This is a predicted complex of two RNAs, RNase P RNA and transfer RNA, with 388 nucleotides together. It holds a member of the Rfam family "Bacterial RNase P class A". Rfam classes the family as a ribozyme.

Formats: sequence, structure tokens, C1' cells
RNA sequence: GGAGAGGGACGGGUGGUCGCGGGCGCACACACGUGUGUGUUCUGAGGAAAGUCCGGACUCCGAGGGCAGGGUGCCGGGUAACACCCGGAGGGAGCGAUCCCUGGAAAGGGCCAUAGAGAAGAAGACCGCCUGAGAGGGCAAGGGUGGAACGGUGGGGUAAGAGCCCACCAGGAUCGGGGUAACCCGAUCGCUUGGCAACCCCCACCCGGAGCAAGGCCGAGCAGGGGAGGGUGGCCCGCCCGAAUCCCCGGGUAGGCCGCACAGAUUGAUGACCACCCACGACAGAAUCCGGCUUACAGUCCCUCUCCUUUU
RNA sequence: GGCGGUGUAGCUCAGUGGCUAGAGCGAGUGAUUCAUAAUCACUGUGUCGUGGGUUCGAGUCCCACCGCCGCCACCA
Repeated sequence: GGAGAGGGACGGGUGGUCGCGGGCGCACACACGUGUGUGUUCUGAGGAAAGUCCGGACUCCGAGGGCAGGGUGCCGGGUAACACCCGGAGGGAGCGAUCCCUGGAAAGGGCCAUAGAGAAGAAGACCGCCUGAGAGGGCAAGGGUGGAACGGUGGGGUAAGAGCCCACCAGGAUCGGGGUAACCCGAUCGCUUGGCAACCCCCACCCGGAGCAAGGCCGAGCAGGGGAGGGUGGCCCGCCCGAAUCCCCGGGUAGGCCGCACAGAUUGAUGACCACCCACGACAGAAUCCGGCUUACAGUCCCUCUCCUUUU
Repeated sequence: GGCGGUGUAGCUCAGUGGCUAGAGCGAGUGAUUCAUAAUCACUGUGUCGUGGGUUCGAGUCCCACCGCCGCCACCA
């Protein structure tokens, strides 16, 4: 100097003039709830305010139990909690920094179209190999089909072959050791039995339902009528309540306050213009509040690390 | 603001993970008719909303995004 990897910060700046919402002060009015005007060295969008995908706070409803249902998914820890974060394990990609993936298929069921002899059963034989005169018998090395073919490579062996035997490799089981664990290391046994669980399922853990239009208080206005079931998603058992305070139809209102916040409403604020500067400004705007994730984004700056090249 | 549903041909809808995604209506062409309608025959029509993933294989299963539709308040 070039090419990358991981992480963090910022998201036009400064000054002036005017304007808008909120707070506070003052003045005036008042039906005493507040309204209007004015002042202010007070304050006023984001990293995602978004999607509403998770988790909680908060609020209301629900005797209890079972089934069903939903979610998470290598291991350990963090946390109010999580599908988040941190550390570790195994596998894969990359020269590397680093990135991506993740329970169980030897509990059971199901599926694996077409092709193929055969798609999972201690299975099966189209071409082929051996034997035989043939009928037939032995076999699975090689070919062929397929996304996937019943451990792989090499050697021995054999009529031809085969874990039939041997060496190495991969997996499994058992035993021993290490680690909290996932898992790792070693020894023995020829034991060799596909894939899919984002199909059912099994295992482990978690989950009651609804949501601030929750819910509480006040005010205005109206017209009552009907139902035997109701107890906050489903089914069953069980318990409780039951003539209205519940449900349905119909009617009325479209108001205020609280909930509600160190921005904060429902008249829904957060802007406009001028000057200078630069890299010439992206995605986008709160609506109960937090912790995360995901998605969108013009650009700028900083830190750590890797590889290549050059110079010393 | 919150919650739920939906997206397949021009329209309305089907569609066990498996061959070239179908049906009705509509449209077009031809036949029939003097002509039209009806009828008969034939034909075309798809980014299965978009992008990833699981799988040998996705309209279908999973995730993210986009569009459209619906519901909700208070009083007695």
C1' cells in the first nucleotide's frame, strides 16, 4: 500500500429571526372545572420510535384436577424473564482473522414419487462372475438405476466371491480414565443396523386467558324487550353461583379526569427562513412502559485482528 | 394503538410434499344461421404475493418481509 474479519460511536454542524407542544411564573376573566394573553439562561423523537416476532411489568377475569394444545431444543452460566447474551463442545467452509449449523432414527408408526433387481426385511439379482452338456446351483467383485444401494480402501483367500481373514480408516457396543456437562482420550469385541422428526412421535424444560380501545372515577342522554344458563379459547370430571349485578337483541353517548412517564397528546406538538462550513444529508417519526430479536438505512469516524506485497 | 384472517388464470374458488397446478364463469377462433343468441368443437391464460431455509423434491412445511380485509369504546 492492497484485500478482508470482528466490534463500537455518530446520523449534518454553528449562529440568528419567527413559530408549535409541554412545564413553571405573572396578569386578566370565570359557571371555580378552567380558559385567554404574556414571559422564560426550563424542556421537546429514534437507532431503529418500524414489524408486533419473543419475554416481562401493569390491569381485569378465573374453586380445583385431568386430557388435549402451544413453545423451546448440543452443554454450562447470566437474567425479573426470553426464542436474548456470554463461555464451551461437535460437524462444515475459508491459507487465515473468522463465519455457518445443532436433542433422539439401535423405542414405535409413517413416507422415500419416477427410475431401479432391490429403498430397509438379517432384503434382493437386470447385465455380469463361477460351475454345469443342459435344467439348475453358487455369488455380489465390476457395470447399470437413483438424491440415497446394506461400512470404505488395499492385500490375502477362493471355482467365483464375501469381515471369510488381515492392515489402516469410519461408526457402534462394553470397560477404564478425564471433564459440572455437551464431549474427549485409551483398550477390547468383525459387532457393521440407510435418509426424513421445519411428518407423527420420544425425551427434557416452560406455558391459565385477555389486553391501556386493559381497567378505575365522574358527567350527559335513552326504551325497553327476551332468554336458563353462567363461572374468560377447546373437551371431560368436579365444585360454586343463579332470577339479575350475567348473556343476546334493541336503545343512548361519541364528553372529562386518572391509568400516563425527566418528550407526550386526542385542537394529536417537535417546524420554517436566512448566513457560513462540510462529506451536500439515508432509513424513517413516539401514543401504557421496559428487556431483546428481526427488518430498512446516504454516509462518516474509531478500536482490535488476519492474509498478500514492498521497504528497513 | 391492539387483535385476527387472507393472498393460486381476467373473476369466483379447488388442490395427501411427487409426473406438464386444475374446475366453473369469462375471453378468442371455427362450425351452425340470412344475421344474432343459444348449442357444439378447439385454443390460450399463471413470477401459486416476495425472498430465504428444510427436503432428493415445496402451491403445500418453517422463518422473514409486502399487500389487502375484518373486529374493538363507553352508559343504563